[in-house]
RNA sequence: AGUUUGGGGGACGGCCGCGUCCGGAGCAAUCCGGCCGAGGAAAGUCCGGACUCCACAGGGCAUGGUGCUGGGUAACACCCAGGCGGGGCAACCCGAUGGAUAGUGCAACAGAAAGCAAACCGCCUGGCCGCGGGUCCUUCGGAUCCGUUGGCGGAACCUUCGGUUCCUCGGCGGGCCUAACGGCAAGCCGACAGGUAAGGGUGAAACGGUGGUGUAAGAGACCACCAGCGUUCCGGGUGACCGGGGCGGCUAGGUAAACCCCUCCAGGAGCAAGGCCAAGUAGGGAGAGAGCUGCCCGCUCAUUAAUCCCAGGUAGGCCGCACGAGCCCGGUCAGCAAUGUCGGGCCCAGAUAGAUGGUCGUCGCCGACCUGUCAGGUCGAUUACAGAAUCCGGCUUAUACCCAUACU
RNA sequence: CGGGGUAUAGCACAGUCCGGUAGUGUACCUGGUUUGGGACCAGGGGGUCCUAGGUUCGAAUCCUAGUGCCCCGA
Numbered sequence: 001a002g003u004u005u006g007g008g009g010g011a012c013g014g015c016c017g018c019g020u021c022c023g024g025a026g027c028a029a030u031c032c033g034g035c036c037g038a039g040g041a042a043a044g045u046c047c048g049g050a051c052u053c054c055a056c057a058g059g060g061c062a063u064g065g066u067g068c069u070g071g072g073u074a075a076c077a078c079c080c081a082g083g084c085g086g087g088g089c090a091a092c093c094c095g096a097u098g099g100a101u102a103g104u105g106c107a108a109c110a111g112a113a114a115g116c117a118a119a120c121c122g123c124c125u126g127g128c129c130g131c132g133g134g135u136c137c138u139u140c141g142g143a144u145c146c147g148u149u150g151g152c153g154g155a156a157c158c159u160u161c162g163g164u165u166c167c168u169c170g171g172c173g174g175g176c177c178u179a180a181c182g183g184c185a186a187g188c189c190g191a192c193a194g195g196u197a198a199g200g201g202u203g204a205a206a207c208g209g210u211g212g213u214g215u216a217a218g219a220g221a222c223c224a225c226c227a228g229c230g231u232u233c234c235g236g237g238u239g240a241c242c243g244g245g246g247c248g249g250c251u252a253g254g255u256a257a258a259c260c261c262c263u264c265c266a267g268g269a270g271c272a273a274g275g276c277c278a279a280g281u282a283g284g285g286a287g288a289g290a291g292c293u294g295c296c297c298g299c300u301c302a303u304u305a306a307u308c309c310c311a312g313g314u315a316g317g318c319c320g321c322a323c324g325a326g327c328c329c330g331g332u333c334a335g336c337a338a339u340g341u342c343g344g345g346c347c348c349a350g351a352u353a354g355a356u357g358g359u360c361g362u363c364g365c366c367g368a369c370c371u372g373u374c375a376g377g378u379c380g381a382u383u384a385c386a387g388a389a390u391c392c393g394g395c396u397u398a399u400a401c402c403c404a405u406a407c408u
Numbered sequence: 409c410g411g412g413g414u415a416u417a418g419c420a421c422a423g424u425c426c427g428g429u430a431g432u433g434u435a436c437c438u439g440g441u442u443u444g445g446g447a448c449c450a451g452g453g454g455g456u457c458c459u460a461g462g463u464u465c466g467a468a469u470c471c472u473a474g475u476g477c478c479c480c481g482a
Stems, first nucleotide, its partner, number of pairs: 001408003005404004010363007018037002021034005039385001043396002046394005051270004058297004063266003067262001068082005083097001084095004098261002103259002105255002120200002122196005127152003130148008153167006168191005175184003208226006227251001229248008274319004283310004289301003326346006333340002364382001366380006409481007418434004428465001436452005458474005
C1' cells in the first nucleotide's frame, strides 16, 4: 500500500416520563409497588418455510421458476467444499456456469459476400481489339510468333468505385393475327469466358495460426509444429472434471437474461389469513349454476332462491399472539467446512394508530489545545443508518466511527 | 400491515410481448393568409426513454438492484 474474515455500534447509577404484564387498594375512574421493554439491518418485500382458510387439494395441459458437481438444511434463487472459465504481480475476487451436433429464429448499418458462404478491387489462364517488336512471302499488302505500360458493344448526359437515356446485336416473350407453318409486338434479360478466399477494403463477427512444398495464379491440395474438435482406450476422483495414449477428418462461428429441448420444483390466497362474541341492516337487479381464483377431466353442494352485481349499515371486544427450526455457555464430540450432536443454564417487547424518551453525574471512546517524551490537565462532542406490528431462515440495500484476525 | 400497477418531448399517449434510425396529437418557433387576432396551410426545433449495473455486436424493450407516483384490500 492492499486483500480477507469476524465483532462492536457506549457502560453504570440517580430523578422524571411512556407501554404490556404481575401483585395490592378502590364500586369505578384511577392510584401504589415490581419485572421487562427495538435492530444489525426491525427496511426492501426479493426468495424460502411455519401457520390459517379455500372442496384434505386427485390426473393432464398451460404458465411460472431452478440450472456445473458433492454436501448442509424444515425449505430455498441461501450456505459450505470442490471443478471449470475470467480478472489481478500477489493475497484474493467475480461468474443466471445444462444443451448451439434435437429443431426454429435473429444479426440493423456497412460490405462483393452474414450462414448447406461470397468474386468488388486485386492475381492468373484463354479469347477478341489496339499498340510495339521479330521472322517469312513478291512492292502495295498479307501470314505467323513473342511481349503488354491499354481496352472489353457504341454514343450522349449526370450527383463519376457508378448511374440514366438512346441506338445496334443476341436470347426469352404475356398477348394479337393466321386453318396451320409462320408473322407482329408491349415488356424482360444479357452484351468477354473461366480459375482463385493468399492480399486489399467493410464489419461486433468473413470458415484455424506460423513456416514450407506445390501451382498458371492459388488453396489443408499436401507436409512439419502449435491451438482446437469428435471418438475410443488407460489411470485418478463419489462426481463436476483432470492427466496420458491411439484413431479420424482438417475446423466445427455467435446468440438460449430469443423461442425451445432436458432436469428438478410449484394448487390458490394471505394474520385486513381465520375463529368466537356483541352491535346493526333498506332495499333493488340478474338469477341456474356454484365451489380450485388459467383451461379440461374427475369430485362435492345446489337447482323451494344458492350464488353474483349495485346500493346501504357496522368501524367495537376476545382469540390467533409471543416456549420458539428460541437464546447463552461449554466439549480430548462427528465433519475440511456449512452444519449436526451432547451437557448445563435462561425466559428475553407484544402495542393496536401504535410504548421503548428526557435530564444529571462518573467512567470510556473521539477531536482540538496546553504542559510534557511514553503521562497529565482544560474545553468540546457522545454522534451513522435507522426503528418492531403473525413468526422464523436467508438475500439485497443503507450505515459515522472503532476493534480484532489471517495473509499478500 | 398485505397485494397490484406505472414512469418515454412542456402536457396526454403509442412503441416493450418477439432487441436493430425513438414516433403521434397538442403546445412552441418561422413563413403565408387577415385591417388585426383566432382558425387554417407550409416548414422547423425540442428526448439522460426514472436511476445504476449486467446479458448482447447492439437495450426504451431482456435480467438484477434501487427511486418516485398511483390504486386496491376488515